A computed fold for a 348-nucleotide part of an RNA from an uncultured prokaryote, annotated as small-subunit ribosomal RNA, central domain. The coordinates come from a structure-prediction model, not an experiment, and the mean pLDDT is 89.
Context: one part of a larger RNA
């Protein structure tokens, strides 16, 4: 490379949007670009293959044919792919009437708890542990009552439940705002799918500037434990955790499973709608999600199984023995930390 693969063996980019490109519904006409076919020209010779001939044979040499799978011209065919023109509605979208939702942003607000401060009651302990000690307390702690301050998180509801593309999202109210979904119907008329580069978003930690700082708590200090204990346990405690703005761009960013479309037994939950029935919260049915089993099929097995890892198609990404190494060098990005792209020698 041809291939074969990507849930767990190497391998799906963290996610979205979208440029080029690739691929693309039904139907009519037309062109004849791809495509198919006839003919002509050319495709040097040598070489190669086949059939003959000549050196006594052979190598070698000579003659004829084939081959030269191509290119150009010309005459035709038009199913399929394509171009142009027209039509359609099953894909896609818009309008319309509803539903559900921790989807997002901003502003306001509530109660419990914690810590601290002030005052009252009150007296000798309190904390903490396997047991202790460091620690706090007669300068009145712990406990308890009242008042005040601050910051952060929102018990119950709460759920194999909901929403979001992913990261993620949970007290309550208001404003602005994105998306899904269901119903009936009107409209547009292929406007679609994927997506190299690009763009945007992206947990935690970390960084810059300015705030904030109750609790928790890397680092650090002390007390224990221990042979030691740079730990596990305890007492403290600073960055940080919180807010605003700006960076960083990584995670076991996981369903370790790319996106889209079509087809393929069933059963049981659950969420959101629609329709019908009645006993008014249940039954039947139908869409859209989300779970548990399970047949065919697939799989090395485990398992997956209409939410596929089944059967097919389109497009992208990625893998190619272990180590060296996601490293070096170079480029790009970053304030830095570092990220990204990404080898080789050597070795087994």
């Nucleotide at each position: 490379u041809u291939g074969g693969g990507c849930g767990u063996a190497a391998a799906g980019a963290g996610c979205u949007u979208g440029u080029a490109g690739g691929c693309g519904g039904u139907u009519u006409g037309u062109c004849g670009c791809g495509u198919c076919u006839g003919c002509c020209g050319u495709g040097a010779a040598a070489a190669u293959c086949c059939g003959g001939g000549g050196c006594u044979c052979a190598a070698c040499c000579c003659c004829g044919g084939a081959c030269u799978u191509g290119c150009g011209g010309u005459g035709g065919g038009u199913a399929c792919g394509g171009g142009c023109a027209g039509a359609c509605u099953a894909g896609a979208g818009u309008g319309u009437g509803g539903u559900a939702g921790g989807g997002g942003u901003g502003a306001g607000u509530g109660g419990a708890a914690u810590u601290c401060c002030u005052a009252g009651u009150g007296u000798a302990g309190a904390g903490g542990u396997g047991a202790a000690a460091u620690u706090c307390g007669u300068a009145g702690a712990u406990a308890u009552u009242a008042g005040g301050a601050a910051g952060a998180a929102c018990a119950c509801c709460a759920g194999u439940g909901g929403c979001g593309a992913a990261g993620g999202c949970g007290g309550c109210u208001c404003a602005c705002u994105g998306g899904c979904u269901c119903g009936g119907u009107a409209c547009u008329g292929a406007c679609g799918c994927u997506g190299a580069g690009g763009u945007g978003c992206g947990a935690a930690a970390g960084c810059g500037u300015g705030g904030g700082g109750a609790g928790c708590a890397a680092a650090c200090a002390g007390g224990a434990u221990u042979a030691g204990a740079u730990a596990c346990c305890c007492u403290g405690g600073u960055a940080g955790u919180c807010c605003a703005c700006g960076c960083c761009g990584u995670a076991a960013a996981c369903g370790a499973u790319g996106a889209g479309u079509g087809c393929u037994a069933g059963c049981c939950g659950u969420c959101g709608g629609g329709u019908a029935g009645c006993u008014u919260g249940c039954u039947a049915u139908u869409c859209g999600g989300u779970g548990g089993c399970g047949c065919a099929g697939c799989u090395a097995a485990c398992g997956c199984a209409u939410u596929a890892a089944g059967c097919a198609c389109u497009c992208c990404g990625c893998c190619u023995g272990g180590g060296g190494a996601g490293u070096a060098c170079g480029g790009c990005c970053g304030c830095a930390a570092g990220g990204u792209u990404a080898a080789a020698a050597c070795u087994c």